A computed fold for a 697-nucleotide part of an RNA from Candidatus Blackburnbacteria bacterium RIFCSPHIGHO2_01_FULL_44_64, annotated as large-subunit ribosomal RNA, domain II. The source organism's lineage runs through Bacteria, Bacteria candidate phyla and Candidatus Blackburniibacteriota.
Context: one part of a larger RNA
RNA sequence: ACCGGCGAGUUGUCGUGUAGUGUUUUCUUAACCCACUUUGUGGGGGAGGAGCAGUGAAAGCGAGGAUGAAUAGUCCGACUUACAAUACUAUGCGGCAGACCCGAAACCAGGUGAUCUAACCAUGAGCAGGGUGAAUCCGCCAGAAAUGGCGAGAGGAGGCCCGAACCGGUGUAUGUUGCAAUAUGCUCGGAUGACUUGUGGUUAGCGGUAAAAUGCCAAACGAACCUGGAGAUAGCUGGUUCUCCCCGAAAGGUCUAUAGGGACCGCCCUUUGAGGAAAUGCAGUUGGGGUAGAGCACUGAAUGGGGCAUCAAGGGAAACUGAGAUGUCUCAAUCAAACUCCCGAAUACAACUGUAGAACACCAAAGGAGACAGUCAUACGGGGCUAAGCUCGUGUGGCUAAAGGGAAACAACCCAGACUCUCAGUUAAGGCCUCUAAAUUUACCUUAAGUUUGUAAGGAAGUUACUCCUCCCCCGACACCCAGGAGGUUGGCUUAGAAGCAGCCAUCCUUUAAAGAUAGCGUAACAGCUCACUGGCCGAUGGAGGGUAGCGCCGAAGAUUUAUCGAGGAUUAAAGGUAAUGCCGAAACUAGAGAUGCGAUUUUAAUUUAUUAAAAUCGCGUGGUAGGGGAGCGUGCUGAGUGCUUUGAAGCUUUGAUGUAAAUUGGAGUGGAGCGCUCAGUAGUGAGAAUGCCGGU
Numbered sequence: 001a002c003c004g005g006c007g008a009g010u011u012g013u014c015g016u017g018u019a020g021u022g023u024u025u026u027c028u029u030a031a032c033c034c035a036c037u038u039u040g041u042g043g044g045g046g047a048g049g050a051g052c053a054g055u056g057a058a059a060g061c062g063a064g065g066a067u068g069a070a071u072a073g074u075c076c077g078a079c080u081u082a083c084a085a086u087a088c089u090a091u092g093c094g095g096c097a098g099a100c101c102c103g104a105a106a107c108c109a110g111g112u113g114a115u116c117u118a119a120c121c122a123u124g125a126g127c128a129g130g131g132u133g134a135a136u137c138c139g140c141c142a143g144a145a146a147u148g149g150c151g152a153g154a155g156g157a158g159g160c161c162c163g164a165a166c167c168g169g170u171g172u173a174u175g176u177u178g179c180a181a182u183a184u185g186c187u188c189g190g191a192u193g194a195c196u197u198g199u200g201g202u203u204a205g206c207g208g209u210a211a212a213a214u215g216c217c218a219a220a221c222g223a224a225c226c227u228g229g230a231g232a233u234a235g236c237u238g239g240u241u242c243u244c245c246c247c248g249a250a251a252g253g254u255c256u257a258u259a260g261g262g263a264c265c266g267c268c269c270u271u272u273g274a275g276g277a278a279a280u281g282c283a284g285u286u287g288g289g290g291u292a293g294a295g296c297a298c299u300g301a302a303u304g305g306g307g308c309a310u311c312a313a314g315g316g317a318a319a320c321u322g323a324g325a326u327g328u329c330u331c332a333a334u335c336a337a338a339c340u341c342c343c344g345a346a347u348a349c350a351a352c353u354g355u356a357g358a359a360c361a362c363c364a365a366a367g368g369a370g371a372c373a374g375u376c377a378u379a380c381g382g383g384g385c386u387a388a389g390c391u392c393g394u395g396u397g398g399c400u401a402a403a404g405g406g407a408a409a410c411a412a413c414c415c416a417g418a419c420u421c422u423c424a425g426u427u428a429a430g431g432c433c434u435c436u437a438a439a440u441u442u443a444c445c446u447u448a449a450g451u452u453u454g455u456a457a458g459g460a461a462g463u464u465a466c467u468c469c470u471c472c473c474c475c476g477a478c479a480c481c482c483a484g485g486a487g488g489u490u491g492g493c494u495u496a497g498a499a500g501c502a503g504c505c506a507u508c509c510u511u512u513a514a515a516g517a518u519a520g521c522g523u524a525a526c527a528g529c530u531c532a533c534u535g536g537c538c539g540a541u542g543g544a545g546g547g548u549a550g551c552g553c554c555g556a557a558g559a560u561u562u563a564u565c566g567a568g569g570a571u572u573a574a575a576g577g578u579a580a581u582g583c584c585g586a587a588a589c590u591a592g593a594g595a596u597g598c599g600a601u602u603u604u605a606a607u608u609u610a611u612u613a614a615a616a617u618c619g620c621g622u623g624g625u626a627g628g629g630g631a632g633c634g635u636g637c638u639g640a641g642u643g644c645u646u647u648g649a650a651g652c653u654u655u656g657a658u659g660u661a662a663a664u665u666g667g668a669g670u671g672g673a674g675c676g677c678u679c680a681g682u683a684g685u686g687a688g689a690a691u692g693c694c695g696g697u
Stems, first nucleotide, its partner, number of pairs: 001697006011097014026050003032044005054061002064076004100239002103236001107229006118203009127193001129162003132158001136154002138151005166190003171186004205221001207217003214223001242632006252265005267370001268368006276360001280356008293343001294340002299336003303332009314321002374399010404415003419594004424590003430584003433568003439581001441580006452570001458554002462551005468546005481536004486510003491505003516531001519530003595622013633686001635683010651670008
């Protein structure tokens, strides 16, 4: 990992709904007793329970009671209408119990452990060899002595040195399903000591021991292990087993030691009831409002000018003047979510009327839920950076819980809501060269960039259009070509120099067809070459400049592989624009057949006579998670009835058939002794998931 088996809403009791049954001269027994055909049945048993009367805190009173001084008022009842009461069975839900199943870490109690390891006690054992050479002693010398010196003299100290055994475990490699749940190789520390070690013993978990690391206490110790309390608790995670049919959510509000939990309300389902041409759409009428906008009349912000008043630095001998500040008036241009004492929509909302609309929504009660993590798009906003696949709102739509077609692929975008079937048809979005269903369709334009097939500020004699604007032009425009482009003057200043052309200032006059005190190149400075400007040549439906609009160009650099058309590939298009006609294209719509829910009508049948069942026709429906409701299939066992079986039961294998499904059933083979069906009952009743449990391979 696979296969097989096992594996999760149960049982008791109390309460409350629903369905059914019995009784009602209210219902019912519990313990217990008696009888019998003794897992039980029948009878007795009314103690007790519910109901039959309420009300009050209660004493209590009682069709009334309480309050109260009250014969007042008020509150709860009775009367009336009406139909209910009780016991049991089944079932939904709730309470108490382990309460659908598995799962903690932990807590407590009583015990078991020092054969591992820590420390200690008692008694034993072990430490090759080499080195160093303390004290002390001896000898000699000196000294009066104490004492000192000398000696290849004796001596043999040490948590001394080197290094085996022994003890340890520094670095590294191997090993890492190992040789080994800590080892092996090389290397390394101690090695007469706070050394190592044998045997026996002591200390125990709210504890011991610890040269102290939260270390060790039998291979996992921040509190050992075993058993028990015990099915601890788990607002948490996971899992929870057959089928079909009907309906179908929420991710919101409020409160919460509350925030991933809950409660009530809203939203879903079921049942019952009541009433209505209801909800809703459209049209109209009537309303309130202070948003968008706008405005500055209030509240504030904020700019400039003017007038007036007050204060006032400074100036002045004084009169006086006066920067500036504040207030106010006035003119002009402004701003505001928390401005509107000038205004003010569209929508939305409410009421009414009309109309469409009744298999429909609203309302009430009871029972059952789920949900209270939402998300994206879009419009309008708050926060943020007018950032976020960001965050918080309101409206709408989708996804959630929605399949199908399109967007290459793509929960949320576009189209469209799947009851089933059909080798029928029509369309939507989107498409029609090939992949790939359908136009290499038609008409007129645009683009040359493969733009199409990613982007901005900004940039550019790209190109098309307008019958747009201004100016020049046969008295000759624009471009090429030929010629001129001068003089005062080298303007003045500055400067080594400054002569049109480093820089500063000025920028006139003359001759002219025209020529700047010079627009550029150039020189050390001059020189030199061009330009502006002028003449000539040439001969235009012309030329120069600008504007608007369309499509293009540059701006445009990335990391595995082209990689920003899905690909091939496409240029009067297979690109873009305008118009046109066809076609393709979905589970949409239509056609045909069928199933089923609900409503209506008709017929038949059964009877308890107002219900049920069946059939036919018509109409409207039948996506679905959480969840609610309904109807069934199958398994084990029991009772009653009825059957099959050695002329072959169950089971198994294989192959057909039937049913909407769970399933049922026929044939053949195997097998060799039991097994069905109908009605009713009962439950250890359905597995693919739980890092499920056990077994096999």

Its mean pLDDT, the model's own confidence on a scale to 100, is 84.